[in-house]
Model confidence (mean pLDDT): 84 of 100. A computed fold for a 1531-nucleotide RNA from an uncultured bacterium, annotated as small-subunit ribosomal RNA. Rfam family: Bacterial small subunit ribosomal RNA. Its family is annotated with ribosome and structural constituent of ribosome in the Gene Ontology.
RNA sequence: AGAGUUUGAUCCUGGCUCAGAUUGAACGCUGGCGGCAUGCCUAACACAUGCAAGUCGAACGGAAACGAUGGGAGCUUGCUCCCAGGCGUCGAGUGGCGGACGGGUGAGUAAUGCUUAGGAAUCUACCCAGUAGCGGGGGAUAGCCCGGGGAAACUCGGAUUAAUACCGCAUAAGCCCUACGGGGGAAAGCAGGGGAUCUUCGGACCUUGCACUAUUGGAUGAGCCUAAGUCGGAUUAGCUUGUUGGUGAGGUAAAGGCUCACCAAGGCGACGAUCCGUAGCUGGUCUGAGAGGACGAUCAGCCACACUGGGACUGAGACACGGCCCAGACUCCUACGGGAGGCAGCAGUGGGGAAUAUUGGACAAUGGGGGAAACCCUGAUCCAGCAAUGCCGCGUGUGUGAAGAAGGCCUGCGGGUUGUAAAGCACUUUCAGUAGAGAAGAAAAGCCUAGGGAUAAUACCCUUGGGUCUUGACGUUACCUACAGAAGAAGCUCCGGCUAACUCCGUGCCAGCAGCCGCGGUAAUACGGAGGGAGCGAGCGUUAAUCGGAAUUACUGGGCGUAAAGCGCACGUAGGUGGCUUUGUAAGUCGGAUGUGAAAGCCCUGGGCUUAACCUGGGAAUGGCAUUCGAUACUGCAUGGCUAGAGUAUGGUAGAGGGAAGUGGAAUUUCCGGUGUAGCGGUGAAAUGCGUAGAUAUCGGAAGGAACACCAGUGGCGAAGGCGACUUCCUGGGCCAAUACUGACACUGAGGUGCGAAAGCGUGGGGAGCAAACAGGAUUAGAUACCCUGGUAGUCCACGCCGUAAACGAUGGAUGCUAGCCGUCGGCAAGCUUGCUUGUCGGUGGCGCAGCUAACGCAUUAAGCAUCCCGCCUGGGGAGUACGGCCGCAAGGUUAAAACUCAAAGGAAUUGACGGGGGCCCGCACAAGCGGUGGAGCAUGUGGUUUAAUUCGACGCAACGCGAAGAACCUUACCAAGCCUUGACAUGUCCGGACCGGGCCCUGAAAGGGGCUCCUCCCAGCAAUGGGCCGGAACACAGGUGCUGCAUGGCUGUCGUCAGCUCGUGUCGUGAGGUGUUGGGUUAAGUCCCGCAACGAGCGCAACCCUCGCCAUUAGUUGCCAUCAUUCAGUUGGGCACUCUAGUGGGACUGCCGGUGAUAAGCCGGAGGAAGGUGGGGAUGACGUCAAGUCAUCAUGGCCCUUACGGUUUGGGCUACACACGUGCUACAAUGGCGGUGACAGUGGGCAGCCACUCAGUAAUGAGGAGCUAAUCCCAAAAAGCCGUCUCAGUUCGGAUUGAGCUCUGCAACUCGAGCUCAUGAAGUCGGAAUCGCUAGUAAUCGCGGAUCAGCACGCCGCGGUGAAUACGUUCCCGGGCCUUGUACACACCGCCCGUCACACCAUGGGAGUUGGUCUUACCCUAAGACGGUGCGCUAACCGCAAGGAGGCAGCCGGCCACGGUAAGGUCAGCGACUGGGGUGAAGUCGUAACAAGGUAGCCGUAGGGGAACCUGCGGGUGGAUCACCUCCUU
Repeated sequence: AGAGUUUGAUCCUGGCUCAGAUUGAACGCUGGCGGCAUGCCUAACACAUGCAAGUCGAACGGAAACGAUGGGAGCUUGCUCCCAGGCGUCGAGUGGCGGACGGGUGAGUAAUGCUUAGGAAUCUACCCAGUAGCGGGGGAUAGCCCGGGGAAACUCGGAUUAAUACCGCAUAAGCCCUACGGGGGAAAGCAGGGGAUCUUCGGACCUUGCACUAUUGGAUGAGCCUAAGUCGGAUUAGCUUGUUGGUGAGGUAAAGGCUCACCAAGGCGACGAUCCGUAGCUGGUCUGAGAGGACGAUCAGCCACACUGGGACUGAGACACGGCCCAGACUCCUACGGGAGGCAGCAGUGGGGAAUAUUGGACAAUGGGGGAAACCCUGAUCCAGCAAUGCCGCGUGUGUGAAGAAGGCCUGCGGGUUGUAAAGCACUUUCAGUAGAGAAGAAAAGCCUAGGGAUAAUACCCUUGGGUCUUGACGUUACCUACAGAAGAAGCUCCGGCUAACUCCGUGCCAGCAGCCGCGGUAAUACGGAGGGAGCGAGCGUUAAUCGGAAUUACUGGGCGUAAAGCGCACGUAGGUGGCUUUGUAAGUCGGAUGUGAAAGCCCUGGGCUUAACCUGGGAAUGGCAUUCGAUACUGCAUGGCUAGAGUAUGGUAGAGGGAAGUGGAAUUUCCGGUGUAGCGGUGAAAUGCGUAGAUAUCGGAAGGAACACCAGUGGCGAAGGCGACUUCCUGGGCCAAUACUGACACUGAGGUGCGAAAGCGUGGGGAGCAAACAGGAUUAGAUACCCUGGUAGUCCACGCCGUAAACGAUGGAUGCUAGCCGUCGGCAAGCUUGCUUGUCGGUGGCGCAGCUAACGCAUUAAGCAUCCCGCCUGGGGAGUACGGCCGCAAGGUUAAAACUCAAAGGAAUUGACGGGGGCCCGCACAAGCGGUGGAGCAUGUGGUUUAAUUCGACGCAACGCGAAGAACCUUACCAAGCCUUGACAUGUCCGGACCGGGCCCUGAAAGGGGCUCCUCCCAGCAAUGGGCCGGAACACAGGUGCUGCAUGGCUGUCGUCAGCUCGUGUCGUGAGGUGUUGGGUUAAGUCCCGCAACGAGCGCAACCCUCGCCAUUAGUUGCCAUCAUUCAGUUGGGCACUCUAGUGGGACUGCCGGUGAUAAGCCGGAGGAAGGUGGGGAUGACGUCAAGUCAUCAUGGCCCUUACGGUUUGGGCUACACACGUGCUACAAUGGCGGUGACAGUGGGCAGCCACUCAGUAAUGAGGAGCUAAUCCCAAAAAGCCGUCUCAGUUCGGAUUGAGCUCUGCAACUCGAGCUCAUGAAGUCGGAAUCGCUAGUAAUCGCGGAUCAGCACGCCGCGGUGAAUACGUUCCCGGGCCUUGUACACACCGCCCGUCACACCAUGGGAGUUGGUCUUACCCUAAGACGGUGCGCUAACCGCAAGGAGGCAGCCGGCCACGGUAAGGUCAGCGACUGGGGUGAAGUCGUAACAAGGUAGCCGUAGGGGAACCUGCGGGUGGAUCACCUCCUU
């Protein structure tokens, strides 16, 4: 630091996901040791049990328990009892101090909190320092004792008693109050010591220490106030009556509406009040480069709370966790009368939960409380236990060891890998184990002693030094030593990409995986297992969560023309921002200093544990806040000035700018009248409609409404919407010129206000045309549409609403700057040739540089470079929807979510493909012709059906007379039945032998099975033996037309013999890609020429090859015969001239001429020539497409069968037959049938063959039989032709079908062959829709040959004979090529895709209501309590001689008030019959809306209508194709 994922590919936008770090974690698998940390995040749920706050006898009265001592009694002579507070001590009690700390928790709290920095009107026990005191009295009361009540808790009465308990008196330096005169208010002793003096011998007295009182100051702690900061929601916008302030009073430790009375009417709030939700805050923790973001466990500071709510008491301090009172809920005890309790202390229990530990030890250390101290208490704390919960460290061995062992796995069968890994050999012993040894944590206090201080003092006390005596929970401590032995100690996850790591088997869209993309449908590196590998390691994975990556909320650091995003437009409030300059100020800003910013943590640097984690010393840092001193450039503020921004005045000027009133002509329609007659109208074609009751047409007149042709223009005006006849009136703004004036008056603009197309709404008018709805007619499968005929709202006017549009330049406003060129509108100026040029200001357009942009594009009218202000965006869908609010008469508008769901949705551009887009061009593509098919019969193939089987394959063109160049058996793969099992066939091993071969018998359909018999060895070698052959045995194996053509090779079809398909280098583009290959011509052709950021090249085209056509030459048998001879006959002699044969050459190249073209390529015409522009035909098939065809030609991976899915035999089937289709044959007849007739070919074939010729037969054919291994012989007759006849009919056409009889092939013609003869004589009279072939030796027509083959040909492949017609032309159909355009397609239009309906599931809105929470208001009730009042009752201290008083207590009353109750309301949540839409879901229904001109261009707003997508009306924009025109630019 990035990566994966949208596409065929690309760039961008944009979301989702991953890699990192982290955690108080949990879960799964696994688990050796130690150190250091950490451990209920949930139910602030409920708690059994134990412990967690006591202590002081040196405050007090005392003595229940224990001990010692002394005495006494009993006696079993060492035990029991009794006595003695005299002693150690001490239960209970009075009193003091402490229970306000320490410990827990985070419920509440958005501010009475916390953090930072300040402040003044306060208190502060214990502690420190100072000052001044500590005198003298009094009355009670616990306890104890006696008595009573009660189950208990507890309580009542009486008597007696102490204090450092309580109360007066005295004193008052200081203190408090004050009217400044004065007034008020304290205290307590205890312990130790003691020389005088006194003594009732207790002490007094003195002194020391501690305690006490008053006061001052400090320290510490606490209370209060101020400022700033401190989460989300505006779908919470207004809140507030003690509320805001004042005066007075009360109250508090203290300021204060803190409380009360009166007065005033304030206070807070868009800089977010109030309300709702959530939350303890901080130091810090995690993450991050940082800025930030998230969090607030452990540790530390603050706050709040202690079962829930309320309340006060005591006290220095509490409204009090282990105190009190009341209310409530809950639990427990009870004798039913009444009582007790509060683990959010430490353990522990139940419960909840994914989940969090021991009812441990000790006060040894640190600290706290009490005490003079010893000491006591301390679940604070220190330790131990449990848990891999985290961090850190260590170990599970080390070296050597190749026969590269065995085993596993893979394999191309050779081997590879696991792997030096193991074993083996040699070592070591950390840790764990056993045994031993053994620090530090301990310093004190106490006691003894020496000195110092204090003192009157050698007591006491304090302090320093020395000595002595002890004190350890942890602890079987750490650490060290010895012993034994490799001995006790490795797992987890992953291996398709991201992301390090690959193979086999199993499975077969199943089972499953998955963080994202995605794997799995028979060869899965993605599932499961195995082997191997990778990573980490006492852990490893998963889940959850936070930050990061994410510049994906952008302060650092993003955007808004088309991706999400500029408000429809303006005016303007608050706010933000603001020209030049003087002086001042110093708020911002900058610098210095001071204070603070707790400690811990982080960082740096030392130190201590063997290291580390961890602990510890020091430092730095802590962006902040506050105070203070300075600086003054910039900003602010104040002040003075200026004129460049802005504005005003004067003079001109253009304009569909706005409003009102009036006027005009053309046209449509209607009405009236005239002329006139049969149609009009409308469409793709029609019909509805109108018309003989006189339409349309035409002329004249009238009425009425609406709109203003031409001018007219990327012309004008306006902020936008928008504005178009003419005239008048009223009125806004702009621009220009020249001066004058004001003097920053400016820009923007949240809220707000106004304007705002069309449609729509209300009221009243108006209504010609047009026209939603509606009606009818067409179209159509349907047609709720497009088309037609009608037609109502509406469109128009007035007034009032609505407030939205693709309200668009999809581009907010303002200002400045940054090359140009060319148009156009308005104004001004200058120049002159007086209608042009130049300059300038303002608008409006086109092109274009730099720059910007993802690209397209923008480009002085910016989307460039900058500043200021506003608005808006943050993945797609859900949804601009729901709910709520506001607005509206309504329609609806505006503001505006969530659940859920997807991994995309998008923008621009690229290459293709496609278009019922365009241009150019080609092809028997159409057209022009000729002949067919489709109708009939038959043949043949296919589908379907049937069957035991009808074997299999081929399926638009490009399957269907195809594989099959030939199914009676065989073939044959299918079916039935019968047999064989190393097999019909191959290789290898062993044994035997000759085997082979021949003959015979039984059984059988055959195969097969069983039996008898004859003959007996071939080759090499000396032999052994080997090979050949056969049989037998067992095993490796054979065998399979079984599956997969979607695992493959090879071969083939097709587009298509179409003219295309690419590459190298260069160049353009961010890139996919482009260029070249496009363009202008031309060609059959990417053929050639020219041009050109291209230059070249390759595969294709063409040519080279074969054949036919002309000639020459060579050769002359089996071919030929002009000349000579000869014959029935080229039969023979002869010849090779000719034909022919088959070799070699020539020939044709736009070469020549003319025209045309651009002087080119070429084209047109001509000459010559056998042939002329590729001369005809063939072979030849680019890159690729169709997962095209073929596993059944062959080959082949994998899978499957192995006494069968192999092999073999017989019989059957492939030949079936209601039917449908393809391809053919024969016909329907006279261009013909029939009969007759020595006319004329070519290609071919032939020995298991072709067969002359002769004979027999009507014939098929048979019986003989010559020739020929073929230019020699044979097949072999060519047929159309010619002559005659028939005369239009189901025929002398046609021949199917059937009967009878034969022939041939063959083992065999029943299923199931071909042929012959005789007889029979069907359909059919030229074929509907539709459709095929063919452009010249072609179509058509005629016959001939061949392959296959025993036989079987209407098929196929060839051959020749006769031999046409037509092509104007490219509009249309089909296919193709090139260019271009649109695209939402890329599996590529057989594409994509929308909505209703039906089904399943999910979340959600409404909903009669219902349940609960919470809040508010009003009222009622008032517990405890303090406060206020009262003074009936009671009453020790003080006053008083007394009566009594002061004071106090209880009672009563009053207001306040928790809980509770009643009523009303707000708000939130749960449930809810039914209901609305939404989302999701391999194969449901209906249509076809959108994407191409998507077949009616689509879309936006609005209104109506319709099963549905949608349709129609009105207005709008182009984000519409095509054609034409105009304008502009370049040259």